[in-house]
Context: one part of a larger RNA
């Protein structure tokens, strides 16, 4: 000088795009962040028409005692059509969203390779869907617990489960032949045995169901190079290394068992030990290289702490279960309930960082046939000069060079065209009046932001300048007061009586909606 997710002190006028817990991966009141599909199914409530009965306005008859008519309440039964959904079933909570504690790893960049894997949805082809069975939720009835939540008995349904059939190129063992590969082999074909599917809704138009290949997408494992510091860490290693065989797994593999062998890494730095998420990239440098890893994008890890499987196509699963620890809550003392490193929010911690808003109208993500719902992703608003960027606080004219302030040799100098004055203008403000792109979907409807930007009119210089220096480095000086005293200061150094260096004031420099300090990187 430049940079900064900063922070402080003084001061602050506006708009624009941005960016905001860097410290305690500390602890969390509260309300929201993952649902949906009734066009998978079974019920159960609600609701009209009609019917039955109690009560009954009003009109009519009346012997005044009543009968009759039945508006309309109220109960019971009825259930088209149609609304609503606790459960049972699909899907989809593995995305999106936050964190960086942990890791020095094939973790991550980056360039390879699977002939050693997988893939819901989504697009292509090709083929099918036949006949059947048994249960369980719900529900009712009877317990049990304070609750949480739960037992026993009966009953029903499904695209929910299970056999049978059928089987195209599917799986498994055998086989026969071609062609290719760096090996282990790979594709393709002949033939035989065995084995393997399905589900149905409807508004009729389509949405689904099976089983096969194929792509596309998303992962998974392997390997070559690179990846911080310490030798005041020299040796480490027993599943340790390698084979066999066997289990596992989507797959290869000491991944895991047994058994055999005695390897295996290391100064080309192992092995301990500290740090630390890695990259794209940011910053700075003329680059070479140096710091950084915030906001945006990729990858990976992590979800109170440690473990562990379920289910799924995909997890060993932040708002899902087991099991332990620690904490917090409830209890009727038997038992139970809870995880904000999601969005706001608190308390704490810190020099420090923010609204318990608004909305799904736009983009995208889940469901659904849609219509539509859900989404604290997101897209707005709100607070903060925290950055960056604009714009303004007023322009021309204007010497009696007013007062007034400093100063002074007392003549005069300076503040200074600076004010007054005069002409004007309307960036900004105010009022009123019109008003949006953003909507994609040419009819209609749909806009949170918002009456917002933005346009017209009118009023009016009116509401809007600070900060820091001024001895040299360095632009920029006099006065007065202090008297090695307050006190300054990045170095160098200044103050002890004429201080241009303290402090005040006038002047003058810079930068300026800021300026100075600290702090950290180049």
């Nucleotide at each position: 000088g430049g940079a900064c997710g900063a922070a402080c002190g003084c001061u602050g006028g506006c708009g624009g795009c941005g960016u905001g817990c860097c410290u305690a991966a500390c602890a969390c009141a509260u309300g929201c962040a993952a649902g949906u599909c009734g066009a998978g199914c079974g019920g159960a409530g609600c609701c009209a028409a009609u019917c039955a009965g109690a009560c009954a306005a009003u009109c009519u008859c009346u012997u005044c005692g009543g009968a009759g008519u039945g508006c309309g309440u109220c109960u019971g039964a009825g259930g088209a059509a149609g609304c609503u959904u606790a459960g049972c079933g699909g899907c989809g909570g593995a995305c999106g969203g936050g964190u960086g504690a942990g890791u020095a790893a094939c973790g991550c960049g980056u360039g390879a390779g699977u002939a050693a894997c997988c893939u819901g949805c989504c697009g292509a082809u090709a083929a099918g869907a036949g006949g059947g069975g048994g249960a369980u939720a719900a529900c009712a009835c009877a317990g049990a617990g304070a609750a949480a939540u739960u037992u026993g008995u009966g009953c029903u349904a499904a695209u929910a489960c299970c056999g049978c059939a059928u089987a195209u190129u599917g799986a498994a063992u055998u086989u026969u032949a071609a062609u290719c590969g760096c090996a282990u082999g790979a594709u393709u074909u002949u033939a035989a045995u065995u084995u393997g599917a399905a589900a149905g809704a409807u508004u009729u138009a389509u949405c689904g169901c099976u089983u096969a290949u194929u792509g596309a997408u998303g992962g998974a494992c392997u390997c070559g190079c690179g990846u911080c510091u310490g030798a005041u860490u020299a040796g480490a290693u027993a599943g340790u290394u390698g084979g066999u065989a066997g289990g596992g797994u989507a797959a290869c593999g000491g991944c895991c068992u047994a058994c055999c062998a005695a390897g295996u890494c290391g100064a080309c730095g192992a092995u301990c030990a500290g740090u630390a998420g890695c990259c794209g990239a940011a910053c700075u440098g003329a680059g070479a290289g140096g710091u950084u890893g915030a906001u945006c994008g990729g990858c990976c890890a992590c979800a109170u702490u440690g473990g562990g499987a379920c289910u799924g196509a995909g997890a060993c699963a932040c708002g899902g279960c087991c099991c332990a620890g620690a904490c917090u809550c409830c209890u009727a003392c038997g038992g139970g309930a809870g995880g904000c490193a999601g969005c706001a929010g608190u308390g704490g911690g810190g020099g420090a960082u923010a609204u318990u808003g608004c909305g799904c109208a736009a983009u995208g993500g889940g469901g659904g046939a849609a219509a539509c719902c859900c989404u604290g992703a997101c897209g707005c608003a709100g607070c903060a000069a925290c950055g960056c960027c604009g714009c303004g606080u007023g322009a021309a004219g204007g010497a009696a060079g007013a007062a007034g302030g400093u100063u002074u040799u007392c003549g005069g100098a300076u503040c200074g065209u600076a004010a007054a004055c005069u002409u004007c203008u309307g960036u900004u403000c105010u009022u009123a009046g019109g008003g949006a792109a953003g909507a994609a979907g040419a009819c209609a409807g749909u806009g949170a932001c918002g009456g917002u930007a933005c346009c017209u009119a009118a009023g009016g210089a009116g509401c809007a300048a600070g900060c820091c220096a001024c001895g040299g480095c360095u632009a920029a000086c006099u006065a007065c007061g202090u008297g090695c005293c307050a006190g300054c200061a990045g170095c160098c150094g200044c103050g002890g009586u004429a201080a241009u260096a303290c402090g005040u004031a006038g002047g003058u420099g810079g930068c300026a909606a800021g300026c100075g300090u600290u702090g950290u990187c180049c």
Molecule: small-subunit ribosomal RNA, 5' domain
Organism: uncultured bacterium